[in-house]
């Protein structure tokens, strides 16, 4: 330098055009003499960034940033 893949909640990840989600973690409540377990409720997100296509973008396109791999 070229190509490919990844980037979504604190962590691990799902989501292939119309409602942003799961498990674990966190908070509160219930249960207990207390803790744990269990149950219920809740908080937490500019979907890496910019621009474009579209009535509408996490999703499609271009550029770019970060990481990984292969080739040179």
């Nucleotide at each position: 330098g070229a190509u490919u893949c990844c980037g979504u909640a604190g962590c691990u990840c799902a989501g292939c055009g119309g409602g942003a989600g799961a498990g674990c973690g966190c908070u509160u409540c219930g249960u207990u003499g207390a803790c744990a377990u269990c149950g219920a409720a809740g908080a937490g997100g500019u979907c890496g960034g910019u621009g474009g296509u579209u009535c509408g973008a996490u999703c499609c396109c271009a550029c770019u940033c970060g990481g990984a791999a292969u080739c040179a």
The prediction has a mean pLDDT of 82. The RNA shown here (transfer RNA) has 72 nucleotides and comes from uncultured Jeotgalicoccus sp. Its Rfam family is "tRNA". By type it is a transfer RNA.